[in-house]
Context: one part of a larger RNA
RNA sequence: GCCUACGAGUAAUGACUGACUGGCAAGGUUAAGCUUUUUAAGGAGCGUAGCCGGAGCGAAAGCGAGUCUUCCAAAGGCGAUUUGAGUCAGUUGGUAUUGACGCGAAACCCGCGUGAUCUACCCAUGGCCAGGUUGAAGGUGGGGUAACACUCACUGAAGGACCGAACCGAUAAGCGUUGAAAAGCUUCCGGAUGAGCUGUGGGUAGGGGUGAAAGGCCAAUCAAACCGGGAAAUAGCUCGUACUCCCCGAAAUGUUUUUAGGAACAGCCUUGUGUGAUUGCUGUCGGAGGUAGAGCUACCGAUAGGACUAGGGGGAGUCACAUCCUACCAAAUCCUGACGAACUCCGAAUGCCGGCAGGCUCAACACAGGAGUGAGGGCUGGGGUGCUAAGGUCCCAGUCCGAGAGGGAAACAACCCGGACCUACAGCUAAGGUCCCUAAAGCGUGGCUAAGUUGAACAAAGGUAGUUGAGGUGCUUAGACAGCCAGGAGGUUAGCUUGGAAGCAGCUAUUCCUUUAAAGAGUGCGUAACAGCUCACUGGUCGAGCGCCUCGGCAUCGAUAAUAAACGGGCAUCAAGUCACGUACCGAAGCUUAGGAUUGCUAGUUUGACUAGCAGUGGUAGGGGAGCAUUCUUGGGGCAGGGAAGGUGUGCUGUGAGGCAUGCUGGAGCGCCAAGAAAAGCAAAUGUAGGC
Numbered sequence: 001g002c003c004u005a006c007g008a009g010u011a012a013u014g015a016c017u018g019a020c021u022g023g024c025a026a027g028g029u030u031a032a033g034c035u036u037u038u039u040a041a042g043g044a045g046c047g048u049a050g051c052c053g054g055a056g057c058g059a060a061a062g063c064g065a066g067u068c069u070u071c072c073a074a075a076g077g078c079g080a081u082u083u084g085a086g087u088c089a090g091u092u093g094g095u096a097u098u099g100a101c102g103c104g105a106a107a108c109c110c111g112c113g114u115g116a117u118c119u120a121c122c123c124a125u126g127g128c129c130a131g132g133u134u135g136a137a138g139g140u141g142g143g144g145u146a147a148c149a150c151u152c153a154c155u156g157a158a159g160g161a162c163c164g165a166a167c168c169g170a171u172a173a174g175c176g177u178u179g180a181a182a183a184g185c186u187u188c189c190g191g192a193u194g195a196g197c198u199g200u201g202g203g204u205a206g207g208g209g210u211g212a213a214a215g216g217c218c219a220a221u222c223a224a225a226c227c228g229g230g231a232a233a234u235a236g237c238u239c240g241u242a243c244u245c246c247c248c249g250a251a252a253u254g255u256u257u258u259u260a261g262g263a264a265c266a267g268c269c270u271u272g273u274g275u276g277a278u279u280g281c282u283g284u285c286g287g288a289g290g291u292a293g294a295g296c297u298a299c300c301g302a303u304a305g306g307a308c309u310a311g312g313g314g315g316a317g318u319c320a321c322a323u324c325c326u327a328c329c330a331a332a333u334c335c336u337g338a339c340g341a342a343c344u345c346c347g348a349a350u351g352c353c354g355g356c357a358g359g360c361u362c363a364a365c366a367c368a369g370g371a372g373u374g375a376g377g378g379c380u381g382g383g384g385u386g387c388u389a390a391g392g393u394c395c396c397a398g399u400c401c402g403a404g405a406g407g408g409a410a411a412c413a414a415c416c417c418g419g420a421c422c423u424a425c426a427g428c429u430a431a432g433g434u435c436c437c438u439a440a441a442g443c444g445u446g447g448c449u450a451a452g453u454u455g456a457a458c459a460a461a462g463g464u465a466g467u468u469g470a471g472g473u474g475c476u477u478a479g480a481c482a483g484c485c486a487g488g489a490g491g492u493u494a495g496c497u498u499g500g501a502a503g504c505a506g507c508u509a510u511u512c513c514u515u516u517a518a519a520g521a522g523u524g525c526g527u528a529a530c531a532g533c534u535c536a537c538u539g540g541u542c543g544a545g546c547g548c549c550u551c552g553g554c555a556u557c558g559a560u561a562a563u564a565a566a567c568g569g570g571c572a573u574c575a576a577g578u579c580a581c582g583u584a585c586c587g588a589a590g591c592u593u594a595g596g597a598u599u600g601c602u603a604g605u606u607u608g609a610c611u612a613g614c615a616g617u618g619g620u621a622g623g624g625g626a627g628c629a630u631u632c633u634u635g636g637g638g639c640a641g642g643g644a645a646g647g648u649g650u651g652c653u654g655u656g657a658g659g660c661a662u663g664c665u666g667g668a669g670c671g672c673c674a675a676g677a678a679a680a681g682c683a684a685a686u687g688u689a690g691g692c
Base pairs, nucleotide, nucleotide: 001692002691003690004689005688006687011098012097013096015095016094017093018092019091020090021089022088023087024086027052028051029050033046034045035044036043037042056063057062066078067077068076069075101240102239104237108230109229110228111227113226114225120204121203122202123201124200125199126198127197128196129194131163132162133161134159138155139154140153141152142151143150167191168190169189172187173186174185175184206222208218209217210216243627244626245625246624247623248622253266254265255264256263257262267373268372269370270369271368272367273366274365275364280360281358282357283356284355285354286353287352293346294344295343300340301339304336305335306334307333309330311329312328313326314325315324316323376401377400378399379398380397381396382395383394384393385392406417407416408415421596422595423594424593426592427591428590432586433585434584435570436569437568441583443582444581445580446579447578448577454572462557463556466554467553468552469551470550471549472548473547474546475545483541484540485539486538487537489514490513491512494508495507496506520535524533525532597617598616599615600614601613602612603611604610628681630678631677632676633675634674635673636672638670639669646665647664648663649662650661651660652659653658
């Protein structure tokens, strides 16, 4: 992992509260118990104790169709009156208390409970420590002293002494890590006469022991051992929860919460009963409002420039004032300009409330039973927050996903199209497409693009004689623009400055005059300064367009990330790119056609779940309905050695759970009908057991 078996809403109660079915009914009903009975998961009879209903009000005494509050009344509260239904059973939905749908803690407490054969410490009694080294005290002898002291040699043998096996340990590394081993192996390493190691026997016990102290150890278990018990602890948590079909179908919000992944009430779903058009939509009429926008000599606040002018600063003046000036700051006022969620003289569109009308087999509301939900998410629009960041976060409105399949977007919950009852080798379309992959146009007309731009995404500021279109303006056969040939002069080296300044370092100047076709007191290069080259300007040659500005289209650079690796690929250039217009076709579970199933409503009706019409039939949590299968029981009626159940094939049949028939196998029990009762359906629970 697979297979087989087992495996989760059950039971009890004089309980509570609904629904359905039935009995009796202003009444209903017995409980325990007793009696009786040929089938007893029973039936019948007795049993009226009790309970519910029939009257309420008051805390109560109590009073009573009333009562309470009040001294009494009034007023008010709760009731009665308008007529009125209960009660007892059965089945079933929900609830309560119990283990209460199943499995699951870590923990807590209890017991004179079991443990010191592991290990910690202690007690008693035994055992063990190869070999080598060092050489304390003391002693003896010699030297030495007045005597000591001191000193030398020998002897001697001490030590939590030294080296190092056994033994005890465990420093470092490697190996091992489904191991040879639930702690080992190899090499290195520490202690090794000591606070040493060790055998045997004994002691200390769980909030207790023991601890050279690590919360260590107390039998592979220790911040409180193990075993049994309370005990099916509790689990607002996780997981799992078993056959079919049909109808409807949510929520992820508000308030509160020792509350935030739980809950209560409300909201939204469903079922039943009732009301009977009350709902929604459109039109119209009437309302409330201060948003968008706009505006501000209409307020509040903020605000740029100017004018005017208090006050101030600075300056002049003066013995001190006065007075004067001011390209400074500036209140108020005026002109121009302009801002604001918490400004408003103004002010929509939508939306909201109400009246009326219209059409629609759209609902709506009330009460009662049952829920689930109370983590939401994406997108579009309006906002707050944030960085006008986020697949961010918080609101509002809408939509979709959630709970929605199908077609398109290569792939892609929520983007586009569109809501799947079933069948069809029928048709039309939507989005999107029509060269090949790949269904359908190598479709038509007219442009643009040369970048494979297109063709991932968004690519920006900015750059650019890319190309194309529109507009404006200037020059031009009296010859433009570009090229080529030629000229480009004189006063003069203008004046000043300067070492020099001659068109060309710098300064000054109404920069003038002359000769001219034209030629600046000079556009740039150049020289120390000149020179030289060149330009403006002019003539010639040539012969038809040339320059500048503005606004568009498509391109270009800007352009950087790890595969050629971001058109889906091949590939595509008057396109298979792009813009505009047009025609045809393809294209979905949409729509239509044919047949069928089913639900609701309406109508008919031969009353049968019959016929017709209309409208439906995606679906998670969840509500409701109808069924299938298994085991047993009762009654009826059957099958079976001429072959039951079971097994394994085949065929038929039902929307389905399933059912029927039959071949082979098997070898003794088993269906059907009407009811009843449940140990009543498995794919999942890291499910349990067995097998493979």